Bacterial RNase P class A from a Nocardioidaceae bacterium, 417 nucleotides, folded computationally. The organism belongs to Nocardioidaceae, within Bacteria. It matches the Rfam family "Bacterial RNase P class A". Rfam classes the family as a ribozyme. Its mean pLDDT, the model's own confidence on a scale to 100, is 77. The sequence was found by an Rfam model in a public genome assembly.
[in-house]
RNA sequence: CGAGCCGGCCGGGCGGCCGCGUCGGGCGCUCUUGCAGGCGCUCGCCGAGGAAGGUCCGGACUCCACAGAGCAGGGUGGUGGGCAACACCCACCCGAGGUGACUCGCGGGACAGUGCCACAGAGACAGACCGCCAGCGGCCCGGACGUGGCAACGCGUGCGUGCGGGUGCGGGUAAGGGUGAAACGGUGGUGUAAGAGACCACCAGCGUGCCGGGUGACCGGGACGGCUGGGUAAACCCCACCUGGAGCAAGGCCAAGAGGGCGACGGGAGACCGGCGCCUGCGCAGGCGAUCGAGGGCUGCUCGCCCGAGCCUGCGGGUAGGCCGCACGAGGGCACCGGUAACGGUGCCCCUAGAUGGAUGGUCGCCGGGGCGCGUCAGCGCUCGCACAGGAUCCGGCCUACAGGCCGGCUCGUCCC
Numbered sequence: 001c002g003a004g005c006c007g008g009c010c011g012g013g014c015g016g017c018c019g020c021g022u023c024g025g026g027c028g029c030u031c032u033u034g035c036a037g038g039c040g041c042u043c044g045c046c047g048a049g050g051a052a053g054g055u056c057c058g059g060a061c062u063c064c065a066c067a068g069a070g071c072a073g074g075g076u077g078g079u080g081g082g083c084a085a086c087a088c089c090c091a092c093c094c095g096a097g098g099u100g101a102c103u104c105g106c107g108g109g110a111c112a113g114u115g116c117c118a119c120a121g122a123g124a125c126a127g128a129c130c131g132c133c134a135g136c137g138g139c140c141c142g143g144a145c146g147u148g149g150c151a152a153c154g155c156g157u158g159c160g161u162g163c164g165g166g167u168g169c170g171g172g173u174a175a176g177g178g179u180g181a182a183a184c185g186g187u188g189g190u191g192u193a194a195g196a197g198a199c200c201a202c203c204a205g206c207g208u209g210c211c212g213g214g215u216g217a218c219c220g221g222g223a224c225g226g227c228u229g230g231g232u233a234a235a236c237c238c239c240a241c242c243u244g245g246a247g248c249a250a251g252g253c254c255a256a257g258a259g260g261g262c263g264a265c266g267g268g269a270g271a272c273c274g275g276c277g278c279c280u281g282c283g284c285a286g287g288c289g290a291u292c293g294a295g296g297g298c299u300g301c302u303c304g305c306c307c308g309a310g311c312c313u314g315c316g317g318g319u320a321g322g323c324c325g326c327a328c329g330a331g332g333g334c335a336c337c338g339g340u341a342a343c344g345g346u347g348c349c350c351c352u353a354g355a356u357g358g359a360u361g362g363u364c365g366c367c368g369g370g371g372c373g374c375g376u377c378a379g380c381g382c383u384c385g386c387a388c389a390g391g392a393u394c395c396g397g398c399c400u401a402c403a404g405g406c407c408g409g410c411u412c413g414u415c416c417c
Stems, first nucleotide, its partner, number of pairs: 001413010012367007020047002023044008049388001053399002056397005061247004068303004073243005078092005093107001094105004108238002113236002115232003129177002131173003136170002138167005144161005185203006204228001206225003210221004251324004259280005265274003282316007295307004331350008368386001369384006
């Protein structure tokens, strides 16, 4: 200098003017018996994110509910640690990729069982396509020896013995070649008719057992042995561990309301009417039920347990308002200590939205930054409003999106000293 790998941070700054939201203080007005409430002005603190997105995990919290067991369902899958917990994070082990820094892993089990391995190929829990083999049986050819028949020789011929050659018919073979993603271990040798773990040496694998290191996954070393049946579980499945269900529209409180009951007051001769206060909680019809239990709950089922005097259906009607939950938290910042690290401990400091048709925006100026052009450099000119994107119960993660900029560590290559 170039190319890469990993991690962290920012993501516009400053100033002026105008305009928003919660809360607190002050002043004024309005309503009221009073409190509370409402409106206006003014001052002040604070006021979106690293992802607020996805809704994929884990929780806190609330209710079922005083709350069991089993099955199903779901989740995870090497070991150890962290954490409130997790499918997250850290460290390590094994495997794969990469020169490397590093990255990836649905990482237990194929001898519990059931499936699948297309096509090609002889054969995929199987088997001979091409080849190789004349040792065995068969067939063919040649010649040798012995022997039988013919009076003899010769010729021809029958039988027997053995020799040589040929022939892959029967048979042997799975080493060589071929097919395929994958072919019943690899290399070298002995042996054989040719071959083959048939046998041997060294490996790999598997099984048994021992020693050393490590918390452990696992790593290293030695011995013995039948010699040696694949892959796939992100197929079903088996094994180990974990797991109640709903969810802030959770869940509470108040008010209001049609109808009914009671009370006092007022009016009226009376029947009755009016508003007020308190309690209750709509009307009509039908069915079932009331301790011999209707209905309901344990949010999939079964058992078991519990609540229970009302429940269900149809038609019609009233209300939809306000408050709490609602932000002090497994909270944040800094320093030190422990730990390889994730993280934990101690001390000091800080309080940072809480809306509810739902708030932070507009404008101007300067700077910063990006792009283009000029310039050896310093710099100059022009141009661009400048990424992804906004809470709604809250937190810990994961995933996805992100213009531009900054910082740190590590690897490889080249050059110079």